[in-house]
Context: one part of a larger RNA
Molecule: large-subunit ribosomal RNA, domain VI
Organism: Candidatus Omnitrophota bacterium
RNA sequence: CGCAGGAUAUUUGAGAGGAGCUGUCCCUAGUACGAGAGGACCGGGACAGAGGAACCUCUGGCGUACCAGCUAUUCCGCCAGGAGUAAAGGCUGGGUAACUACGUUCCUACAGGAUAACCGCUGAAAGCAUCUAAGCGGGAAGCUUACCCCAAAACUAGGAAUCCCUUCCCGAUUUAUCGGGAUGAAAGCUGGUGGAAGACUACCACCUAUAUAGGGUGCAGGUGUAAGCGCAGUAAUGUGUUUAGCCGAGCACUCCUAAUAAGCUGAUCGG
Numbered sequence: 001c002g003c004a005g006g007a008u009a010u011u012u013g014a015g016a017g018g019a020g021c022u023g024u025c026c027c028u029a030g031u032a033c034g035a036g037a038g039g040a041c042c043g044g045g046a047c048a049g050a051g052g053a054a055c056c057u058c059u060g061g062c063g064u065a066c067c068a069g070c071u072a073u074u075c076c077g078c079c080a081g082g083a084g085u086a087a088a089g090g091c092u093g094g095g096u097a098a099c100u101a102c103g104u105u106c107c108u109a110c111a112g113g114a115u116a117a118c119c120g121c122u123g124a125a126a127g128c129a130u131c132u133a134a135g136c137g138g139g140a141a142g143c144u145u146a147c148c149c150c151a152a153a154a155c156u157a158g159g160a161a162u163c164c165c166u167u168c169c170c171g172a173u174u175u176a177u178c179g180g181g182a183u184g185a186a187a188g189c190u191g192g193u194g195g196a197a198g199a200c201u202a203c204c205a206c207c208u209a210u211a212u213a214g215g216g217u218g219c220a221g222g223u224g225u226a227a228g229c230g231c232a233g234u235a236a237u238g239u240g241u242u243u244a245g246c247c248g249a250g251c252a253c254u255c256c257u258a259a260u261a262a263g264c265u266g267a268u269c270g271g
Base pairs, nucleotide, nucleotide: 005164006163007162008161010159011158015150017148018147021049022048023047024046025045026044027043033038050108051107052106053105054104055103059101060100061099066094067093068092069091070090071086072085073084074083075082076081111145112144113143118138119137120136121135165270167182168181169180170179171178172177187265188264189263190262191207192206193205194204195203212258213257214256215254216253217252218251219250221247222246223245228241229240230239231238232237
């Protein structure tokens, strides 16, 4: 911008894309076959590889400041306790969320239709024969439907649902309407708080009749038992208070803080 008024939410599916894989073992069966050696078709089952998708319960990774420990040095007057720095994590041991694979779950299924090569039935031309000339069957990982995703600009622009606008005043008038003014819907946008959404944009949640983010409280989870004081020991240290103290992203609750105030677009029933 179109889809003959403007919107909101939701669908149909013309069409398009994706996927489509393979192996080993077992049973049938040491059967058919074969002198033996060997060794099936058909049919049924199990497992695996490769590829793909989603996810984070488990197992791991990362987790730049969440916790603890350690050394040197400077500083907080000293002790104790801390802070800064150590090539942009000083070193070491762990680690929530998020993201992730080496982790987990699932898929590559069943089936129908039309066929290829090929195999047939009936059957003439051509008294026979012939799958073909008329006619009728079987037949593939391939085609098509089926499975997953997109999809009405599918310009033949689809369907169904819901919402909104029919008003008033003045003037003109050929009585059909026209011009000016008032009114300014539904809905959307701007703005703001944010997001497992994101380059920007877009998308999604919320904006006080509010849990959107921060804060607070509780819980989960991480670290691993703080400081101070008491006790034991000459002391280093140990021990009790204390499964403490501290804690980024998680889950809830809670209006304490910030989402203020408002503006803009959008109509008068639609060739």